RNA sequence: AAAGCUUGACAGACAAUCGCCGGCAGCGAGAGCUGCGGGAGGAAAGUCCGGGCUCCACAAGGCAGGGUGCUGGAUAACGUCCAGUCAGCGCGAGUUGAAGGAUAGUGCCACAGAAAUGGACCGCCGAUGGCCCGCCGCAAGGCGCGCACAGGCAAGGAUGGAACCGUGGUGUAAGAGACCACGAGGGAAUCUGGUGACUUAUUCCCUGGUAAACCCCACCUGGAGCAAGACCUAAUGGAACGCAGCGCCUUCGCGGCGCAGUCUUUGCCUGAGACGCGUUCGGGUUGGUCGCUUGAGCCUGCCAGCAAUGGCCGGCCUAGAUAGAUGAUUGUCACUUUCGUUCGUGGGAGGGCUCAACCCCGUUAUACCACUGAGAGAACAGAACCCGGCUUAUGGCAGGCUUUCCGG
Numbered sequence: 001a002a003a004g005c006u007u008g009a010c011a012g013a014c015a016a017u018c019g020c021c022g023g024c025a026g027c028g029a030g031a032g033c034u035g036c037g038g039g040a041g042g043a044a045a046g047u048c049c050g051g052g053c054u055c056c057a058c059a060a061g062g063c064a065g066g067g068u069g070c071u072g073g074a075u076a077a078c079g080u081c082c083a084g085u086c087a088g089c090g091c092g093a094g095u096u097g098a099a100g101g102a103u104a105g106u107g108c109c110a111c112a113g114a115a116a117u118g119g120a121c122c123g124c125c126g127a128u129g130g131c132c133c134g135c136c137g138c139a140a141g142g143c144g145c146g147c148a149c150a151g152g153c154a155a156g157g158a159u160g161g162a163a164c165c166g167u168g169g170u171g172u173a174a175g176a177g178a179c180c181a182c183g184a185g186g187g188a189a190u191c192u193g194g195u196g197a198c199u200u201a202u203u204c205c206c207u208g209g210u211a212a213a214c215c216c217c218a219c220c221u222g223g224a225g226c227a228a229g230a231c232c233u234a235a236u237g238g239a240a241c242g243c244a245g246c247g248c249c250u251u252c253g254c255g256g257c258g259c260a261g262u263c264u265u266u267g268c269c270u271g272a273g274a275c276g277c278g279u280u281c282g283g284g285u286u287g288g289u290c291g292c293u294u295g296a297g298c299c300u301g302c303c304a305g306c307a308a309u310g311g312c313c314g315g316c317c318u319a320g321a322u323a324g325a326u327g328a329u330u331g332u333c334a335c336u337u338u339c340g341u342u343c344g345u346g347g348g349a350g351g352g353c354u355c356a357a358c359c360c361c362g363u364u365a366u367a368c369c370a371c372u373g374a375g376a377g378a379a380c381a382g383a384a385c386c387c388g389g390c391u392u393a394u395g396g397c398a399g400g401c402u403u404u405c406c407g408g
Base pairs, nucleotide, nucleotide: 001404002403003402004401005400006399007398008397010395012333013332014331015330016329017328018327020039021038023036024035025034026033027032041380045391046390048389049388050387051386052385053225054224055223056222065221066220067219068218069217070084071083072082073081074080085099086097087096088095089094100216101215105214106213107210108209109208121157122156123153124152125151128150129149130147131146133144134143135142136141165183166182167181168180169179170178184207185206186205187204188203189202190201193198229290230289231288232287238281239280240279241278242277243276245259246258247257248256249255261275262274263273264272265271297316298315299314301312302311303310304309335377336376337375338374339373344371345370346369347368350361351360352359
């Protein structure tokens, strides 16, 4: 210098002006006005996990259903985090993990292939039995050559992602973990180290894969969610009681109908429509209040721990809106970046092309550097009961580390 890995913090600052939403104080009959002070995030997002809180359900235990699944630790809890083990990937820094059980049982393993866990297509053998021929023998029978009929085998070929653990030997008619030696993987017992996952060594036993198939094992697990839920409350409607003009019907209940009355329909008439009054009770709607932000809270320091995290001292109070406020403009400064060398000031013998060399500019006021000047840029995104995580979106910055190359 290039290419990477990983961790951390930040998310412009200040001022002025104009607005928006709460709080406190003052003024005001009220509407409101004035002053002071406060007002989004690292993800407020997705709503994927976990918890607090609220209501409902609930003796206890079990089954079913759902979830989690290496070990130890952290935590209110978690599927999260930290530290490890083992396995995969990477030269490496590191990173990923769908990491219990295939030696509980069942199922499945496309196509191809004989066979996908009990199989034989080609092939090998045919010891044994059978058949043909020859020889010996009086005979029973024996010996030899052959056939591939019964039968035996799974070494080799062929198929496949995978072929009954691999290689070599013994053995046999031919063969085979049938036996032996060495080795691979798994399990059990003992042993070394470790809290443990695991690991070292020895002995014995076993040998296809698949649990992201059913299943088995261990642990966890009631449901709904702030539109939870609590309280206050108008109008209308419901119930009870009391009161109220006339007539009729009546099942004898102020239940129904008619007239009268009141109101609306343009001032009037006709016509049409609506209608008992009061008190109390309980339920729901509307509206309002609470829940609502003091909390597994934030900051500094110290201590314990490898760390996640925990403890202690001190300090602080930091949005609470409800269709949703938290904004805009201007100026100065800071950050990143580009341009110009015109002018100005200072430095200046070197500077540029990534380094070196070549090459180019400069050693003259002139290269180049710093200050100064002008311009541009500044992401993702907006709380809605509150926390802890995960995931996704996103800007530049800083620290640590790795590999390669170049120069000394």
Molecule: Bacterial RNase P class A
Organism: Paenibacillus sp. y28